[in-house]
RNA sequence: GCCCCUAUGGCUCAGUGGUAGAGCAUUUCCUUCGUAAGGAAAAGGUCGUUGGUUCGAAUCCGACUGGGGGCU
Numbered sequence: 001g002c003c004c005c006u007a008u009g010g011c012u013c014a015g016u017g018g019u020a021g022a023g024c025a026u027u028u029c030c031u032u033c034g035u036a037a038g039g040a041a042a043a044g045g046u047c048g049u050u051g052g053u054u055c056g057a058a059u060c061c062g063a064c065u066g067g068g069g070g071c072u
Stems, first nucleotide, its partner, number of pairs: 001071007010024004018055001026042005048064005
């Protein structure tokens, strides 16, 4: 220098056009003499940034940035 993959709650990951979910973690409650385990609920994300396409974009396209890999 060129090519490929990747970026979504605190962490690990789903979601392949119609207003974003799970597990773990956190908080509250139930249960217990108390703790752990178990059960219920809540909070937490303008989906890396910026443009474009579309009635509508986390999703499709371009550029940029970060991370990972390959070639020379």

A computed fold for a 72-nucleotide RNA from a marine sediment metagenome, annotated as transfer RNA. Its Rfam family is "tRNA". Its family is annotated with triplet codon-amino acid adaptor activity in the Gene Ontology. The sequence is in RNAcentral, with records from MGnify.